[in-house]
Molecule: transfer RNA
Organism: Sphingomicrobium sp.
RNA sequence: GUGGCGGUAGCUCAGUGGUAGAGCGAAUGGUUGGUACCCGUUAGGUCGCUGGUUCGAUUCCAGUCCGUCACC
Numbered sequence: 001g002u003g004g005c006g007g008u009a010g011c012u013c014a015g016u017g018g019u020a021g022a023g024c025g026a027a028u029g030g031u032u033g034g035u036a037c038c039c040g041u042u043a044g045g046u047c048g049c050u051g052g053u054u055c056g057a058u059u060c061c062a063g064u065c066c067g068u069c070a071c072c
Base pairs, nucleotide, nucleotide: 001071002070003069004068005067006066007065010024011023012022013021018055026042027041028040029039030038048064049063050062051061052060
């Protein structure tokens, strides 16, 4: 340099056009003599960034940044 894949919650990851979720973790309540386990609740995300298409974009298109793999 060329091409492929990926970037979504603190972490690991779903989500193929209609107002973004799970598990783990965190906080809090219940339970317990106390902790753990278990159960309930809550907080936490301009979906890497900038544009475009669309009534509507995490999703489609273009550019760009970062990571990774292959080739040169």